[in-house]
Context: one part of a larger RNA
RNA sequence: CUAUGUUGAAGGAACUCGGCAAAUUAGCUUUGUAACUUCGGAAGAAGAAGUGUCUUUUUUAUAAAAAAGAUAACAUUAAAGAAGGGGGAACGACUGUUUAACAAAAACACAGGACUCUGCAAAAUUGAAAGAUGACGUAUAGGGUCUGACACCUGCCCGGUGCUAAUUAGUUAAAAGGAUAUGUAUAAGCAUUGAAUAAAAGCGUUAGUAAACGGCGGCCGUAACUAUAACGGUCCUAAGGUAGCGAAAUUCCUUGUCGGGUAAGUUCCGACCUGCACGAAUGGUGUAACGAUUCCCCCACUGUCUCCAACAUAGAUCCA
Numbered sequence: 001c002u003a004u005g006u007u008g009a010a011g012g013a014a015c016u017c018g019g020c021a022a023a024u025u026a027g028c029u030u031u032g033u034a035a036c037u038u039c040g041g042a043a044g045a046a047g048a049a050g051u052g053u054c055u056u057u058u059u060u061a062u063a064a065a066a067a068a069g070a071u072a073a074c075a076u077u078a079a080a081g082a083a084g085g086g087g088g089a090a091c092g093a094c095u096g097u098u099u100a101a102c103a104a105a106a107a108c109a110c111a112g113g114a115c116u117c118u119g120c121a122a123a124a125u126u127g128a129a130a131g132a133u134g135a136c137g138u139a140u141a142g143g144g145u146c147u148g149a150c151a152c153c154u155g156c157c158c159g160g161u162g163c164u165a166a167u168u169a170g171u172u173a174a175a176a177g178g179a180u181a182u183g184u185a186u187a188a189g190c191a192u193u194g195a196a197u198a199a200a201a202g203c204g205u206u207a208g209u210a211a212a213c214g215g216c217g218g219c220c221g222u223a224a225c226u227a228u229a230a231c232g233g234u235c236c237u238a239a240g241g242u243a244g245c246g247a248a249a250u251u252c253c254u255u256g257u258c259g260g261g262u263a264a265g266u267u268c269c270g271a272c273c274u275g276c277a278c279g280a281a282u283g284g285u286g287u288a289a290c291g292a293u294u295c296c297c298c299c300a301c302u303g304u305c306u307c308c309a310a311c312a313u314a315g316a317u318c319c320a
Stems, first nucleotide, its partner, number of pairs: 001315008010306002014304001019301001027051005036041001038149001052071008072076001084299007091291002096108002112147007124133003150286004155216003160213002162209005170203002176197001181192004217235005244278001245275001256272005
């Protein structure tokens, strides 16, 4: 000096990206326990007291408990083993799953919701086929896609793309059809040429469909201070973003502005709305419970720090 432990005056997070690490708490009995809530929970909430040994009595089962007294200590779950706690927010409802060997999460799954296909020799998948799975199931079933408990909800647009349906004109393949023409000296025959006609799906046309893919505007003026614009005009569109939320896991300008917390707060919480560039199952907004998730604050606690020191064990190095 390093590693692993133990202890530490005063202070107590001043450390640091961040209380990382360490410390605190800890068993059992009694008491006591808030907001909120889906009435189950939250909850071991929080907080408080007791705990050894001996004697007597009571209950009793040789366990154990209660009452009264005695007794030693700073300390009796006396060693070991065995929750630190509380508050506010984000995300995801939850238990679960995952990158074997840098990611455990807000990602995946999930119960629930919706759309869509499928009438059974089902759809779908697999295989060259036979066949197999689906299923020894039968629409309360099976496949696919999206969303993701629960509560309140889920607005407008079918112009584009997709899907479904209808079907008139148009376009159109093969097969059918055979006029015409040619060759053979050629009438027959044979061989060739091939017009009209007729003709599917698709495209096209016409409708429907957004919990299908998706989309959801400008400019100008106007109220008796000013400001703003309920109101008006105009252009464009398939339709111009409704409810709710909003500097947000989304806000560039930005450390926006105001309030709270601090002596001091780019983070945090509550508001405002000027949403660069939220928004309704690519779900919107809430939400008790839950989380080795993320952010902020408080109490307790401490060598994380002010500021390091000593000791124990092991090692490295130096000297003898």
A computed fold for a 320-nucleotide part of an RNA from Cafeteria roenbergensis, annotated as large-subunit ribosomal RNA, domain IV. Rfam family: Bacterial large subunit ribosomal RNA. Gene Ontology terms of the family: structural constituent of ribosome and ribosome. The coordinates come from a structure-prediction model, not an experiment, and the mean pLDDT is 86. The full RNA is in RNAcentral, with records from ENA.